Annotation:
Model confidence (mean pLDDT): 85 of 100. A computed fold for a 92-nucleotide RNA from Planococcus maitriensis, annotated as c-di-GMP-I riboswitch aptamer. It was read from a public genome assembly, where an Rfam model found it. Of the family's consensus pairs, 95% are formed in the model. Taxonomically the source falls in Planococcus (Bacteria, Bacillota, Bacilli, Caryophanaceae).
[in-house]
RNA sequence: AACUGAAAAAGGCAAACUUACCUGAAAAGGAAGGACGCAAAGCCAUGAGCCUACCCACUGCCCGCACAGUGUACGGUUGUCAGGUUGCCAGG
Numbered sequence: 001a002a003c004u005g006a007a008a009a010a011g012g013c014a015a016a017c018u019u020a021c022c023u024g025a026a027a028a029g030g031a032a033g034g035a036c037g038c039a040a041a042g043c044c045a046u047g048a049g050c051c052u053a054c055c056c057a058c059u060g061c062c063c064g065c066a067c068a069g070u071g072u073a074c075g076g077u078u079g080u081c082a083g084g085u086u087g088c089c090a091g092g
Stems, first nucleotide, its partner, number of pairs: 003091003012038002017033003021030003036079001042085003046082003049077003056071005
């Protein structure tokens, strides 16, 4: 130092769910509570996947508006996976 996470210690994070709360069109995010889990569940949307569709395009409506449907990421998700990068403890 690669690598490994059986046992131990010190700490850390926080799913579902909840809210007369905040941001957002939505997905989702934040705050507070909560604890299913996590050895990178620290950080980075780079690739794949997944979620959403304001705008936009097309279609329907005679036309326009409105509305509805379909498509679309430039919006999200790193607690879906891969990749990059940093790192605690113990073994080694």